[in-house]
Context: one part of a larger RNA
RNA sequence: CGUAGGAAAAUUGAAGGGUUCAAACUCUAGUACGAGAGGACCGAGUUUGACGCACCUCUGGUGCUCCAGUUGUUCUGUCAAGGGCAUUGCUGGGCAGCUAAGUGCGGAAAGGAUAAGCGCUGAAAGCAUCUAAGCGCCAAGCCCCUCCUAAGACUAAUUUUCCCUGAAGGAUCGUGGUAGACCACCACGUUGAUAGGUUACGGGUGUAAGCAUGGCAACAUGUUCAGCUUAGUAAUACUAAUCAUCCGUUCGA
Numbered sequence: 001c002g003u004a005g006g007a008a009a010a011u012u013g014a015a016g017g018g019u020u021c022a023a024a025c026u027c028u029a030g031u032a033c034g035a036g037a038g039g040a041c042c043g044a045g046u047u048u049g050a051c052g053c054a055c056c057u058c059u060g061g062u063g064c065u066c067c068a069g070u071u072g073u074u075c076u077g078u079c080a081a082g083g084g085c086a087u088u089g090c091u092g093g094g095c096a097g098c099u100a101a102g103u104g105c106g107g108a109a110a111g112g113a114u115a116a117g118c119g120c121u122g123a124a125a126g127c128a129u130c131u132a133a134g135c136g137c138c139a140a141g142c143c144c145c146u147c148c149u150a151a152g153a154c155u156a157a158u159u160u161u162c163c164c165u166g167a168a169g170g171a172u173c174g175u176g177g178u179a180g181a182c183c184a185c186c187a188c189g190u191u192g193a194u195a196g197g198u199u200a201c202g203g204g205u206g207u208a209a210g211c212a213u214g215g216c217a218a219c220a221u222g223u224u225c226a227g228c229u230u231a232g233u234a235a236u237a238c239u240a241a242u243c244a245u246c247c248g249u250u251c252g253a
Stems, first nucleotide, its partner, number of pairs: 001152001005163007015149003021049007033038001051106005059100004066093005071086006111143002117137004164252001169247004173189005194240003197236005203229003210223005
């Protein structure tokens, strides 16, 4: 911009995409078959592998925004306690998020038309013949079904509701994330829990500093399952979402 008024929602599905499984074991059955050795078709069930989609409860990985230990050096006047730098200095752990090696699910069943093949009826050709007319069966393949996208599907669809008092509605602006390169999308904007803060909880680390006691001291013990704490959960308007502006009309050639 179009979809012959403007909007807000909810749908349909033209079309496109995805979708190919395999093995082992058990039963049938030590049956059919076979002198024996051996050993089934068909059918039923279970499990696993590969593949695909989704997710993070568990198991782990990562986790340069969390905690602790520790080396060298420098700074905070000094002790103590800390900050900086040294690959995140190194090391041991680790919330959320992301993730696989982890977890869940999927391939089904049914239907249609067929291939090779197997048939019925049947002439040309008094017979025969699946074929010439006609009618069936049949595949991991094709279509359908199931799953995803989908009305710019120009054949531009359908349904419901709203509005024509600058209306309905939308946007600018702001707080953000289930979204994200930007844009877009989604939630919220005081009639408010949208983000931050605070409080409580959860999780992580592992018992802070100071003081006291013991020890010549290194240090140990007590206060102390302490102190600190990131992305998590809930509550709470303390802070910021203020005020406002713009677009969009006049019943639809």

Large-subunit ribosomal RNA, domain VI from Sulfuriroseicoccus oceanibius, 253 nucleotides, folded computationally.
RNAcentral holds the full RNA, with entries from ENA and Rfam.
Taxonomically the source falls in Sulfuriroseicoccus (Bacteria, Pseudomonadati, Verrucomicrobiota, Verrucomicrobiaceae).
It matches the Rfam family "Bacterial large subunit ribosomal RNA". Gene Ontology terms of the family: structural constituent of ribosome and ribosome.